A computed fold for a 75-nucleotide RNA from Candidatus Woesebacteria bacterium RIFOXYB1_FULL_41_13, annotated as transfer RNA. Rfam family: tRNA. The family's RNA type in Rfam is transfer RNA. Model confidence (mean pLDDT): 81 of 100. The RNAcentral record of the sequence draws on ENA.

[in-house]
RNA sequence: GCCUGGGUAGCUCAGUGGCAGAGCACGUACUUGGUAAGUACGGGGUCGUGAGUUCAAUCCUCACCUCAGGCUCAA
Numbered sequence: 001g002c003c004u005g006g007g008u009a010g011c012u013c014a015g016u017g018g019c020a021g022a023g024c025a026c027g028u029a030c031u032u033g034g035u036a037a038g039u040a041c042g043g044g045g046u047c048g049u050g051a052g053u054u055c056a057a058u059c060c061u062c063a064c065c066u067c068a069g070g071c072u073c074a075a
Base pairs, nucleotide, nucleotide: 001071002070003069004068005067006066007065010024011023012022013021018055026042027041028040029039030038048064049063050062051061052060
């Protein structure tokens, strides 16, 4: 330099055009003599950044940033 895959909640990851979710973690309540465990409820996201397409973009297109892996001095 080129190719491929990834970036979504504090962490691990789903979702792939039509309201953004789960598990764990966190908070509150119940339960307990108390803690842990358990149960119920709840808070938390400019979906890496910018632009484009679309009535509508986490999703499609382009550029850039970043992470991982691979290829290579060949046209």